[in-house]
Molecule: Glycine riboswitch aptamer
Organism: uncultured Planctomycetaceae bacterium
RNA sequence: ACACGCACUGCUGGAGAGCGGCGGGGCUCGCGGAGCCUCGCCCACCGAAGGGGCAAACCGCGGGCGUCGCCCGUGGCGAAUCUCUCAGGUCCAAGGACAGCGGGGCUUCC
Numbered sequence: 001a002c003a004c005g006c007a008c009u010g011c012u013g014g015a016g017a018g019c020g021g022c023g024g025g026g027c028u029c030g031c032g033g034a035g036c037c038u039c040g041c042c043c044a045c046c047g048a049a050g051g052g053g054c055a056a057a058c059c060g061c062g063g064g065c066g067u068c069g070c071c072c073g074u075g076g077c078g079a080a081u082c083u084c085u086c087a088g089g090u091c092c093a094a095g096g097a098c099a100g101c102g103g104g105g106c107u108u109c110c
Stems, first nucleotide, its partner, number of pairs: 005106002008103006018043001020042010044090003050086001051084003058076008
């Protein structure tokens, strides 16, 4: 000093599922009422903020055997777009895992 990697950041793309019911409050209106926002409860659903769970492999311990390995049990470690649905979400907006392009930075190596 570059690449890979890591976190941050700018732009772009980015799915799913009720425009549900009841009640309180606020605002607006054309004022029997309607619409929007917010809070609480209930039912139904989604999974791609976040969070939880685990397979093989590997490691430790105990036992067995045909013994430098294999098998059984048990514990540790252990991933996801899998799974759970705590949280979050179910018009639009916002958010959004992930992806592409860019920015500066860190680490590593020489």